RNA sequence: GGCUUGGACGGCAUCAUGCUCCGAACCUGGUCAGGACCGAGAGGUAGCAGCCAUAAGGGGCCGCUGGUGAGCGUCCGAGCCUAU
Numbered sequence: 001g002g003c004u005u006g007g008a009c010g011g012c013a014u015c016a017u018g019c020u021c022c023g024a025a026c027c028u029g030g031u032c033a034g035g036a037c038c039g040a041g042a043g044g045u046a047g048c049a050g051c052c053a054u055a056a057g058g059g060g061c062c063g064c065u066g067g068u069g070a071g072c073g074u075c076c077g078a079g080c081c082u083a084u
Stems, first nucleotide, its partner, number of pairs: 001081010012069005018061005028053004036045003
């Protein structure tokens, strides 16, 4: 010097339980107009729509975190070959 190989770090790609958005007529939760029911009343009960949040699931992103892959770079090590 060449080849093979191990480790650390970095880079690359990809995925996720990472980030983000969407996301349930009822069958999730909360709040529940109106209306309903109970009540003499005060008030109470359940609760549709709407709104908010979220599950399953889906979309997006690798800036952060983690995993995986190839083995690209740097450094450290091991083996073999070769030259001096």